[in-house]
Predicted 3D model of RNase P RNA and transfer RNA as a complex of 444 nucleotides. Rfam match: Bacterial RNase P class A. Rfam's curators write: Ribonuclease P (RNase P) is a ubiquitous endoribonuclease, found in archaea, bacteria and eukarya as well as chloroplasts and mitochondria. Rfam links the family to the GO terms ribonuclease P activity, tRNA processing and dimeric ribonuclease P complex.
RNA sequence: UCAAGAGAUCGAGGCGAUCGCGGGCGGACUUGAUCCGCCUGAGGAAAGUCCGAACUCCACAGAGCACGCUGCCGGCUAACGGCCGGGCGCAGUGAUGCGCGGAACAGGGCCACAGAAACAGCCUGCCCUCAAGGGCGAUGGUGAAAAGGUGAGGUAAGAGCUCACCGGCGGCGCAGAGAUGUGUCCGGCCAGGCAACCCCCAGCGGGAGCAAGGUCAAGCAGCGAGCGCCAUCUUCGGGUGGACAGCGGCGGCUCGUCGCCUGUCUCGCGGGUAGACCGCACGAGCCGGUGAGUAAUCACCGGCCUAGAGAAAUGAUCGCCGCCCGAUUCCGAUCGGGUACAGAAUUCGGCUUAUCGAUCUCUUGAGCGC
RNA sequence: UCCCGGGUCGUUCAAUGGUAGGACAGGGGCCUUUGAAGCCUCUAAUCCAGGUUCGAGCCCUGGCCCGGGAGCCA
Numbered sequence: 001u002c003a004a005g006a007g008a009u010c011g012a013g014g015c016g017a018u019c020g021c022g023g024g025c026g027g028a029c030u031u032g033a034u035c036c037g038c039c040u041g042a043g044g045a046a047a048g049u050c051c052g053a054a055c056u057c058c059a060c061a062g063a064g065c066a067c068g069c070u071g072c073c074g075g076c077u078a079a080c081g082g083c084c085g086g087g088c089g090c091a092g093u094g095a096u097g098c099g100c101g102g103a104a105c106a107g108g109g110c111c112a113c114a115g116a117a118a119c120a121g122c123c124u125g126c127c128c129u130c131a132a133g134g135g136c137g138a139u140g141g142u143g144a145a146a147a148g149g150u151g152a153g154g155u156a157a158g159a160g161c162u163c164a165c166c167g168g169c170g171g172c173g174c175a176g177a178g179a180u181g182u183g184u185c186c187g188g189c190c191a192g193g194c195a196a197c198c199c200c201c202a203g204c205g206g207g208a209g210c211a212a213g214g215u216c217a218a219g220c221a222g223c224g225a226g227c228g229c230c231a232u233c234u235u236c237g238g239g240u241g242g243a244c245a246g247c248g249g250c251g252g253c254u255c256g257u258c259g260c261c262u263g264u265c266u267c268g269c270g271g272g273u274a275g276a277c278c279g280c281a282c283g284a285g286c287c288g289g290u291g292a293g294u295a296a297u298c299a300c301c302g303g304c305c306u307a308g309a310g311a312a313a314u315g316a317u318c319g320c321c322g323c324c325c326g327a328u329u330c331c332g333a334u335c336g337g338g339u340a341c342a343g344a345a346u347u348c349g350g351c352u353u354a355u356c357g358a359u360c361u362c363u364u365g366a367g368c369g370c
Numbered sequence: 371u372c373c374c375g376g377g378u379c380g381u382u383c384a385a386u387g388g389u390a391g392g393a394c395a396g397g398g399g400c401c402u403u404u405g406a407a408g409c410c411u412c413u414a415a416u417c418c419a420g421g422u423u424c425g426a427g428c429c430c431u432g433g434c435c436c437g438g439g440a441g442c443c444a
Base pairs, nucleotide, nucleotide: 001366002365003364004363005362006361007360008359009358010357011356013321014320015319016318017317018316019315021041022040023039024038025037026036027035028034029032043341047352048351050350051349052348053347054346055209056208057207058206062255063254064253065252067205068204069203070202071201072086073085074084075083076082087100088099089098090097091096101200102199107198108197109194110193111192122137123140125136126135127134128133148166149165150164151163152162153161167190168189169187170186171185172183173182174181175180213278214277215276216275222269223268224267225266226265229242230241231240232239233238246260247259248258249257250256271443272442273441285304286303287302288301289300290299291298292297322339323338324337325336326335327334328333371440372439373438374437375436376435377434380394381393382392383391388424396412397411398410399409400408417433418432419431420430421429
């Protein structure tokens, strides 16, 4: 210098003028959908609602089963399917990227067509044999996949049947916290694939969601269904009493527990309303520094307060100057076009997706110079 | 705002992980003097992108689109 990889930060491109909007505070008087002044007013994704929580209600949020989710190892965290570091495999010259439990002998299931056979079976072929029958995975062909591979011995013919080397698996030793790695070591142990099929193992999860939920106001019209048994009374609406019982809640079941001891219950239909306040802005908060740690992250110190609407504000116009592209060019400039994705609605931590540019850092490969 | 459900020919429905199939509609032909009906035939689709698998409409992940429900009082 060129090419590539990883990551971080910033901005609705700036400045001015005019008009306008939401929220808060203060003031005015004509006391209200008023006017004036000041302060403040979107994002890295506010998005998808895909995970995890906070918070609220279901009495407490208990146990087991079922069901669902996660899945190499260690750490971080309030928690997570997130992040950091490590391991193995694959791709790449490399920086780096992607993937991951049970290395499918606990069991079940599936593997179309083809093929003899898709996991214990013999079509062809080889061998024994008069034959019946039997022994073979070595040969052919099929298929995505066919019995560890090569060579030698061996045999009736063959075969890890035996041996050497290579590959895999298990054991043992060593290293490591572990995943895992390693070996002149031991064992012929070598019968496919699929668990994003059931399953097994380990871990986690009670349910619903701010239209949660609480306080107040306004307005209307109620109706139906459900709630066991016995005794007794009855005006037939219902009332009273009893039991080792019943009903209801814990949004699937059981246990357990609580409540009611037939109501201020549950469900459905219908009716009314479309209002106010709280929840709701000090929080796992933001910025800076120091320290611990490889890092994610954590601790301490100092500083800061930073939108809260309720169909929803954060905007529009003009002028000048930027940046990028194209055309013209008398190299002064002129003209035209572009300047994203998008937009708070209970709040956080993540992931994923959309997207215009600018700046910076680190790393790798190649070339050149010293 | 929050929570659910679903995407297959033009329309409406199918399809144990193994050639995407009907019905209606559309084109052509047969039949008929012509048309309708009938018969034969043709065209036409898995929302998109990755992954698992020998193989995906189906299983997994992400996105896009469409539809529905939930307030309060009594």